[in-house]
Context: one part of a larger RNA
RNA sequence: UGACGGGGGCCCGCACAAGCGGUGGAGCAUGUGGUUUAAUUCGAUGCAACGCGAAGAACCUUACCAGGGCUUGACAUGCUGGUGGUAGGAGCCCGAAAGGGUGACGACCCUAAUAGGCGACUAUUAGGGAGCCAGCACAGGUGCUGCAUGGCUGUCGUCAGCUCGUGUCGUGAGAUGUUGGGUUAAGUCCCGCAACGAGCGCAACCCUCAUCCCUAGUUACCAACAGGUAAAGCUGGGGACUCUAGGGAAACUGCCAGGGAUAACCUGGAGGAAGGAGGGGACGACGUCAAGUCCGCAUGGCCCUUAUGCCCUGGGCUACACACGUGCUACAAUGGGUGGUACAAAGGGAAGCGAACCCGCGAGGGGGAGCAAAUCCCAGAAAGCCAUCCUCAGUUCGGAUUGCAGGCUGCAACCUGCCUGCAUGAAGCCGGAAUCGCUAGUAACCGUGGGUCAGCCAUACCACGGUGAAUACGUUCCCGGGCCUUGUACA
Numbered sequence: 001u002g003a004c005g006g007g008g009g010c011c012c013g014c015a016c017a018a019g020c021g022g023u024g025g026a027g028c029a030u031g032u033g034g035u036u037u038a039a040u041u042c043g044a045u046g047c048a049a050c051g052c053g054a055a056g057a058a059c060c061u062u063a064c065c066a067g068g069g070c071u072u073g074a075c076a077u078g079c080u081g082g083u084g085g086u087a088g089g090a091g092c093c094c095g096a097a098a099g100g101g102u103g104a105c106g107a108c109c110c111u112a113a114u115a116g117g118c119g120a121c122u123a124u125u126a127g128g129g130a131g132c133c134a135g136c137a138c139a140g141g142u143g144c145u146g147c148a149u150g151g152c153u154g155u156c157g158u159c160a161g162c163u164c165g166u167g168u169c170g171u172g173a174g175a176u177g178u179u180g181g182g183u184u185a186a187g188u189c190c191c192g193c194a195a196c197g198a199g200c201g202c203a204a205c206c207c208u209c210a211u212c213c214c215u216a217g218u219u220a221c222c223a224a225c226a227g228g229u230a231a232a233g234c235u236g237g238g239g240a241c242u243c244u245a246g247g248g249a250a251a252c253u254g255c256c257a258g259g260g261a262u263a264a265c266c267u268g269g270a271g272g273a274a275g276g277a278g279g280g281g282a283c284g285a286c287g288u289c290a291a292g293u294c295c296g297c298a299u300g301g302c303c304c305u306u307a308u309g310c311c312c313u314g315g316g317c318u319a320c321a322c323a324c325g326u327g328c329u330a331c332a333a334u335g336g337g338u339g340g341u342a343c344a345a346a347g348g349g350a351a352g353c354g355a356a357c358c359c360g361c362g363a364g365g366g367g368g369a370g371c372a373a374a375u376c377c378c379a380g381a382a383a384g385c386c387a388u389c390c391u392c393a394g395u396u397c398g399g400a401u402u403g404c405a406g407g408c409u410g411c412a413a414c415c416u417g418c419c420u421g422c423a424u425g426a427a428g429c430c431g432g433a434a435u436c437g438c439u440a441g442u443a444a445c446c447g448u449g450g451g452u453c454a455g456c457c458a459u460a461c462c463a464c465g466g467u468g469a470a471u472a473c474g475u476u477c478c479c480g481g482g483c484c485u486u487g488u489a490c491a
Base pairs, nucleotide, nucleotide: 001491002490003488004487005486007485008484009483010482011481012480013479015475016474019438020437021436022435023434026329027328028327029326030325031324032323033322034320035319042053043052064315065314066313067312068311069310070309073138077137078136079135080134081133082132083131088105091102092101093100094099108129109128110127111126112125113124114123115122116121140304141303143302144301145300149298150297151293152292153291154289156287161200162199163198164197165196166195167176168175169174180191181190182189206281207280208279209278211249212248213247214246215245216244217243221238222237225236226235227234252275255269256268257267258266259265331431335390336389337388338387339386340385341384347378348377349376352371353370357366358365359364397428402423403422404421405420406419407418408417444467445466446465447464448463449462450461
């Protein structure tokens, strides 16, 4: 000087408390440990691994296993030699394919000469090239080392800190500044001070939501006028409104009162769409964990070289006595069923989205209008509201499991896809110790879209809107953190 303390002081954070909903019990989904296996590829392992890499494992992917094959190689560059019926290659044979064999037919580019032709060009010959073959140098490796690395990332932590120059103090390590009094979300600002300044952080500048104005008016909109319909901005038209998307205004403790050191600032008020950082996002200091990643990529070293490379078929990654994490669905009446009826936002669409209409109980099939899309389509939002049935029951709760019959994608659904109909109807009566999230348009509940993607094991992830709470006395305690101080046998 740090780090640490079941030392002290001050102060924060859904840290506790207050409250709402969960997890831990059930069934299922998914990841992991373990076990099993020919293989169940590899990595991630307290917080910060475990719906994680994986934003799509039937083949492919695929890195694993078994078997069958290839050896200058699936791919790159260079060198040497060879090759003219050469390269390519229908067909045929072996084969699961890959591969191997045979093989009709059969090319390309450049230069020169000759022949034909006005020419374009054609033919022949010679040489060279490409290609191919043999060989060499090399390729290739998701093989090892993240304790050799780059890059990127997680974490403490959006925490308020981390430093430097000069000066001053100290023999020195170092201190001072950065401590102190206030204040703030903040090393934020004010005041003081042997310090004075400065840098990286904080904040602001960026994006978005909330109000208004201007500009613009189609594909969006429809107040007035006219036409028109079963209905409808449907048509003429309009530029008001909504909206769209570009620009601008607006918020600054600016104003008032009180408190405070007359300061910073705090409390209340006015006006305002918004008030004291208006909500949200992007943004992560010096560093810590030899944290993570050599399987994204790059890369040193080491290792393999008829194999640790490459191709193929099939299998495996989907196994199952168990154990854990994360989720979904429930256990019902604030509910379940049936009928009717409202109101979104944000997205996606050409090898695509696919309307009307017809067929089918349905998944779906037929059909093809329209649409590179404010125009057309996906598209029915759902919870809600109205009506009605069920009356507390393992039930009209719950839907696992299983049987049968079907649909779709795809070369192919046995291992191992999703969906539909009928039947079957399991556990489950609100969950021990323990434990998680959330402070407002939040939690909770409800549905919608997207990426990946042929299809999909999505209940995941990322986004979108709808309905919409409760509670916070307080900081003693648990956890993490900041500043000052104290002790130390630790560095």
This is a predicted structure of a 491-nucleotide part of an RNA (small-subunit ribosomal RNA, 3' major domain) from an uncultured bacterium. Its mean pLDDT, the model's own confidence on a scale to 100, is 86.